A computed fold for a 132-nucleotide RNA from Leptolyngbya sp. FACHB-321, annotated as Guanidine-I riboswitch aptamer. The RNAcentral record of the sequence draws on Rfam. Rfam family: Guanidine-I riboswitch aptamer. Its family is annotated with regulation of gene expression in the Gene Ontology. Lineage of the source: Bacteria > Bacillati > Cyanophyceae > Leptolyngbyales > Leptolyngbya.
RNA sequence: UUUAACCGCCUCUAGGGUUCCAGUCUAAGCACCUCGCUUAGAUGAUCGGUCUGAGAGAGGCAAGCUGCUGAAAAGGCAUCUUUUGAUAAAAGUUGUCUGGUAGUUACACGGCGGGAUCAAAGCCCGGGAGAA
Repeated sequence: UUUAACCGCCUCUAGGGUUCCAGUCUAAGCACCUCGCUUAGAUGAUCGGUCUGAGAGAGGCAAGCUGCUGAAAAGGCAUCUUUUGAUAAAAGUUGUCUGGUAGUUACACGGCGGGAUCAAAGCCCGGGAGAA
């Protein structure tokens, strides 16, 4: 100094917090036997539900590439031939694409800080800076 581009969507998980529900605690009221009910407040060091959630976690879908196969009909593109003085046009040849199927899509250390949401995060900035 160089090390291209792309890397989407869905469902989950690790992780994450605390709006809501539940749990726990406190207070007041009712009731009263220490239980129970209601209301208010506090609590996420509460293994819960809802919620959030990965480029470097999982599965699936889409898409790309490669191989095989098919091409009946129709169409796109390329190619060559014929008709014609020539162009255009028409007819035809061959290949390829629109189908199916199999394979493949590798690798991946990473802050500080900022942002969204009630809030936080492996979320977003971000396959960023940097390191190797």